[in-house]
This is a predicted structure of a 483-nucleotide part of an RNA (small-subunit ribosomal RNA, 3' major domain) from candidate division WOR-1 bacterium RIFOXYA12_FULL_36_13. It matches the Rfam family "Bacterial small subunit ribosomal RNA". The source organism's lineage runs through Bacteria, Bacillati and Candidatus Saganbacteria. Model confidence (mean pLDDT): 83 of 100.

Context: one part of a larger RNA
RNA sequence: UGACGGGGGCCCGCACAAGCGGUGGAGCAUGUGGUUUAAUUCGAUGCUACGCGAAGGACCUUACCUGGGUUUGACAUCCCGCCAGUAGAAACCUGAAAGGGUAACGAUUCCGAUUUAUCGGGAAAGCGGGACAGGUGCUGCAUGGCUGUCGUCAGCUCGUGUCGUGAGAUGUUGGGUUAAGUCCCGCAACGAGCGCAACCCCUAUUGUUAGUUGAUAACGUUAAGUCGAUCACUCUAACGAAACUGCCUCGGAUAACGAGGAGGAAGGUGGGGACGAGGUCAAGUCAUCAUGGCCCUUAUGCCCAGGGCCACACACGUGCUACAAUGCUAUGUAUAAAGAGAAGCAAAUCCGCAAGGUGGAGCAAAUCUCAAAAAGCAUAGCUCAAUUCGGAUUGCAGGCUGCAACUCGUCUGCAUGAAGCUGGAAUCGCUAGUAAACGCAGAUCAGACGCGCUGCGUUGAAUACGUUCUCGGGCCUUGUACA
Numbered sequence: 001u002g003a004c005g006g007g008g009g010c011c012c013g014c015a016c017a018a019g020c021g022g023u024g025g026a027g028c029a030u031g032u033g034g035u036u037u038a039a040u041u042c043g044a045u046g047c048u049a050c051g052c053g054a055a056g057g058a059c060c061u062u063a064c065c066u067g068g069g070u071u072u073g074a075c076a077u078c079c080c081g082c083c084a085g086u087a088g089a090a091a092c093c094u095g096a097a098a099g100g101g102u103a104a105c106g107a108u109u110c111c112g113a114u115u116u117a118u119c120g121g122g123a124a125a126g127c128g129g130g131a132c133a134g135g136u137g138c139u140g141c142a143u144g145g146c147u148g149u150c151g152u153c154a155g156c157u158c159g160u161g162u163c164g165u166g167a168g169a170u171g172u173u174g175g176g177u178u179a180a181g182u183c184c185c186g187c188a189a190c191g192a193g194c195g196c197a198a199c200c201c202c203u204a205u206u207g208u209u210a211g212u213u214g215a216u217a218a219c220g221u222u223a224a225g226u227c228g229a230u231c232a233c234u235c236u237a238a239c240g241a242a243a244c245u246g247c248c249u250c251g252g253a254u255a256a257c258g259a260g261g262a263g264g265a266a267g268g269u270g271g272g273g274a275c276g277a278g279g280u281c282a283a284g285u286c287a288u289c290a291u292g293g294c295c296c297u298u299a300u301g302c303c304c305a306g307g308g309c310c311a312c313a314c315a316c317g318u319g320c321u322a323c324a325a326u327g328c329u330a331u332g333u334a335u336a337a338a339g340a341g342a343a344g345c346a347a348a349u350c351c352g353c354a355a356g357g358u359g360g361a362g363c364a365a366a367u368c369u370c371a372a373a374a375a376g377c378a379u380a381g382c383u384c385a386a387u388u389c390g391g392a393u394u395g396c397a398g399g400c401u402g403c404a405a406c407u408c409g410u411c412u413g414c415a416u417g418a419a420g421c422u423g424g425a426a427u428c429g430c431u432a433g434u435a436a437a438c439g440c441a442g443a444u445c446a447g448a449c450g451c452g453c454u455g456c457g458u459u460g461a462a463u464a465c466g467u468u469c470u471c472g473g474g475c476c477u478u479g480u481a482c483a
Stems, first nucleotide, its partner, number of pairs: 001483002003480003007477007015467002019430005026321008034312002042053002064307007073132001077131006088105001091102004108123006134296002137294003143290002145285003148281001150279001155194006161170003174185003200273004205241007214231003219228002244267001247261005323423001327382007339370003344363002350357002389420001394415007436459007
């Protein structure tokens, strides 16, 4: 100087407390461990692995296994030799395919020569050979880059000066204050940098400009903003305005600041996002990529078929659906936002109980389509029951995608109707448009195991006395046989 303490002081955080909803029990989905296996490819492993890499494993992907094949190679550059019936190639044979074999037909281009139809040389392609290619092989403890975590915590440092033999100290400590090393005051310090904050984006109010594909108060018109008309309103999207403790009162050291009030759409960082200092964990990644070293080179490279990654006594994590009456079922009815669309989204119509099929209007989309929002509300039934709760499992019959749904896809109908009556010890999330509940969309994608993930809106709470305790963190101080 740090680190540590079942030392002290001060402070903070959904850290506890106060509340609301879960997990832990059930079934299923998914990931992991384990076991099994020819293979169940690899990585991730307390917090910070386990719906993680994977924004999508039937083939492909694919790295794994079995079998079949191949050796200058699936891919790049260069060198040497051969190279017109050459390169290519219908068809045929063999084969699971890859590959191998036979093979009708059969080229391109440059230069030179000439008898104009050929010859000679070269290029390209091919064949053979040689340099080399190739490796998702090893090492993340050789590395770059990227990422997680402490932590959006308030810290981390430097120059000059001063103090100390020195390591170092001071500044950065102290008194207040703040979300903040934020600011004020003081002070052997005076300044400065990286962080904080602000500048950026979205959102809440409003003005101007603009008025189609959007909108409709007044006029006409219609089944309908449908059309004429209009741009007031809504909305859209560009530029502005607006919030700064600016004003008032009180407290405070006359400061910083705090408490309350006015006005205001918004009030004290308005709400949210992007943004992550110096460092820590030899943290993660050699399988995104790049890369040192090592290793393989008729194989640890490459191609193909089939299988596996989907196994199943079991254990754990993360979810979904429930156990019902604040509910379930049937019928009717209302209201979003944000997105996507051409190898695409697909309307009306008709067929089918349905999945779906037919059909193809319209739309590169404020125009058309996906598109029905769902909880909600109204009416009726159910009457506390393993039931009109719950839907696992299984049988049959179908639909769709795709070369192909056996291993191993999804959806529909009929039948079947399991466990489950609110979950032990323990444990998680959340402080407001939040939790909880409800649906919608998208990426990936032929299809899809999505109940995942990322967004979007709709309905919309309860509680916080407080900081003794638990966990994590910050500052000062103290002890130490630790570095």